[in-house]
A computed fold for a 472-nucleotide part of an RNA from an uncultured bacterium, annotated as small-subunit ribosomal RNA, 3' major domain. Its Rfam family is "Bacterial small subunit ribosomal RNA". Rfam links the family to the GO terms structural constituent of ribosome and ribosome.
Context: one part of a larger RNA
RNA sequence: UGACGGGGGCCCGCACAAGCGGUGGAGCAUGUGCUUUAAUUCGAUGCAACGCGAAGAACCUUACGAGGUCUUGACAUAGUAAGAACUUUCCAGAGAUGGAUUGGUGCCUUCGGGACCUUACAUACAGGUGCUGCAUGGCUGUCGUCAGCUCGUGUCGUGAGAUGUUGGGUUAACUCCCGCACCGAGCGCAACCCUUUUCCUUAUAUGCCAGCGGGCUAAGCCGGGAACUUUAAGGAUACUGCCAGUGACAAACUGGAGGAAGGCGGGGAUAGACGUCAAGUCAUCCUGGCCCUUCCGACCAGGGCUACCCUCGUGCUACAAUGGUCGGUACAAAGGGUUGCUACCUAGCGAUAGGAUGCUACUCUCAAAAAGCCGAUGGUAGUCUGGACUGGAGUCUGCAACUCGACUCCAGCAAGUUGGACUCUCUAGUAAUCGCGGAUCAGAAUGCCGCGGUGAAUACGUUCCCGGCCCU
Numbered sequence: 001u002g003a004c005g006g007g008g009g010c011c012c013g014c015a016c017a018a019g020c021g022g023u024g025g026a027g028c029a030u031g032u033g034c035u036u037u038a039a040u041u042c043g044a045u046g047c048a049a050c051g052c053g054a055a056g057a058a059c060c061u062u063a064c065g066a067g068g069u070c071u072u073g074a075c076a077u078a079g080u081a082a083g084a085a086c087u088u089u090c091c092a093g094a095g096a097u098g099g100a101u102u103g104g105u106g107c108c109u110u111c112g113g114g115a116c117c118u119u120a121c122a123u124a125c126a127g128g129u130g131c132u133g134c135a136u137g138g139c140u141g142u143c144g145u146c147a148g149c150u151c152g153u154g155u156c157g158u159g160a161g162a163u164g165u166u167g168g169g170u171u172a173a174c175u176c177c178c179g180c181a182c183c184g185a186g187c188g189c190a191a192c193c194c195u196u197u198u199c200c201u202u203a204u205a206u207g208c209c210a211g212c213g214g215g216c217u218a219a220g221c222c223g224g225g226a227a228c229u230u231u232a233a234g235g236a237u238a239c240u241g242c243c244a245g246u247g248a249c250a251a252a253c254u255g256g257a258g259g260a261a262g263g264c265g266g267g268g269a270u271a272g273a274c275g276u277c278a279a280g281u282c283a284u285c286c287u288g289g290c291c292c293u294u295c296c297g298a299c300c301a302g303g304g305c306u307a308c309c310c311u312c313g314u315g316c317u318a319c320a321a322u323g324g325u326c327g328g329u330a331c332a333a334a335g336g337g338u339u340g341c342u343a344c345c346u347a348g349c350g351a352u353a354g355g356a357u358g359c360u361a362c363u364c365u366c367a368a369a370a371a372g373c374c375g376a377u378g379g380u381a382g383u384c385u386g387g388a389c390u391g392g393a394g395u396c397u398g399c400a401a402c403u404c405g406a407c408u409c410c411a412g413c414a415a416g417u418u419g420g421a422c423u424c425u426c427u428a429g430u431a432a433u434c435g436c437g438g439a440u441c442a443g444a445a446u447g448c449c450g451c452g453g454u455g456a457a458u459a460c461g462u463u464c465c466c467g468g469c470c471c472u
Base pairs, nucleotide, nucleotide: 007472008471009470011468012467013466015462016461019426021424022423026317027316028315029314030313031312033310035307042053043052064303067300068299069298070297073125077124078123079121080120081119082118083117086103089100090099091098092097107114108113127292128291130290131289132288137285138281139280140279141277143275148187149186150185151184152183154163155162156161167178168177169176193268194267195266196265198236199235200234201233202232203231205230208225209224212223213222214221239262242256243255244254245253246252319419324377325376326375327374328373329372335366336365337364340359341358344355345354346353347352385416389412390411391410392409393408394407395406396405432454433453434452435451436450437449438448
């Protein structure tokens, strides 16, 4: 000077408390450990690993194991020789590959050749998801969007260093004010950006339809309109600006008015200071060193990553009547679509299939929003609850659903009656609950990323638990 203390003071945070809903018990999904295995590829391991890398393992992916193969190589540059490139068919084989065979003679040219590609030969070399993240770069997590971290000059101290940055107030904030041997400055804070909430102007029409006219079984359907809504460009508005009180005549705080909105209005992006954890990553990539070179490289078909006595994490579905089932009926937002989304018709109980139409989209379409509302039903039961699992029959994708896909229908129908100790999220359009979309993707979400609908309770307070800032 720091760090630490079951030292002190001050303050903050869903940290506790006050509430709401969960996890922990059941079944299943998914990831990890352990075990097993020829292989169950590798990495991640308190918070900060465990629905994590993986925005999607049937083949491929794929890195793993057994088997069949290749050795200048699947890929790059360079030499020589031959051949245009390319292509048809047949045989052997699981295929990689090997053998035979057909068509084809192109482009530029100074007629020497050249460009491009293929094959053969030889050597330099290629290749490595092999090791070391404790040799590294780059990127990332974390404390933490916490309010801190520093510098120049001056001054003080023999010096390490101190001061400034401490003190009194205040703030979300080293935010601002006052004081002060300091005076200034930088990186952080905040603001500048987007969105949402209100209004105005302008513009457009694929969107809208108040008034006028026409018209239909029905419909902005048509003439038309430019009001309204939407769309998308530009502006306006909020600044403690005004009033009162408190305060140190300050900063600021409390209350009020006006206002769509009030004291950072809500949310987000960018942004994560100096640093910490030899934190993570050599398997995104780059890279030093080491190692392999007829293999630790490369190709192939089949297998494995999907095993399963158990274990933990994260989720989904439930245990029911604030509910289940059946019938009727209403209201979104945000997205996607030409190798695509598909209206409509027909067939099928259905998943879907066969026709057919529109749309490169504010035009067509996915698309039905669901909870909700109005009726009916069963009456507390392992049930008209719950749906795992099993049998049978099918649909779709795809060379191919056995290992190992999703979905549909019929039949049967398990555990489960609210979950011990413990433990987690959340402060408002939030929690809870309800559905919708997208990325990845041939197919394959209960995961992830978004969207809107309905819509609470509680916060006395800071003694205690946890983490953090400042002073001592």